[in-house]
């Protein structure tokens, strides 16, 4: 120091649900909370998933495509980080 992760330490994040707020929803902020995570830290850089407000098509007013929303606790990838058994 690199890999790699223990019935170690010493701490961290916080699902879901409920208030309130944003937003066209997806989702997002906070407060409570507490499934769970060794990167559940940061990134929209590859996929891949929601979502359709605007557009555009069809029609018989409803439906269907479509991201330039959004999702990092959906995977990989890039960046950092605490310990130190085997």
């Nucleotide at each position: 120091g690199u890999a790699c992760g223990a019935u170690a330490a010493a701490g961290g994040c916080a699902a879901a649900a409920u208030u309130a707020c944003c937003g066209a929803a997806a989702g997002g902020u906070a407060a409570u909370g507490a499934c769970g995570c060794a990167a559940a830290a940061c990134u929209a850089u590859g996929g891949g998933u929601c979502u359709a407000a605007g557009g555009c098509a069809a029609u018989g007013u409803u439906u269907g495509c479509u991201a330039u929303g959004a999702c990092c606790g959906c995977c990989g990838g890039g960046u950092u980080g605490c310990c130190g058994a085997a």

Description
Predicted 3D model of an 86-nucleotide RNA (c-di-GMP-I riboswitch aptamer) from a Clostridiales bacterium. Model confidence (mean pLDDT): 88 of 100. The source organism's lineage runs through Bacteria, Bacillati, Bacillota, Clostridia and Eubacteriales. It was read from a public genome assembly, where an Rfam model found it.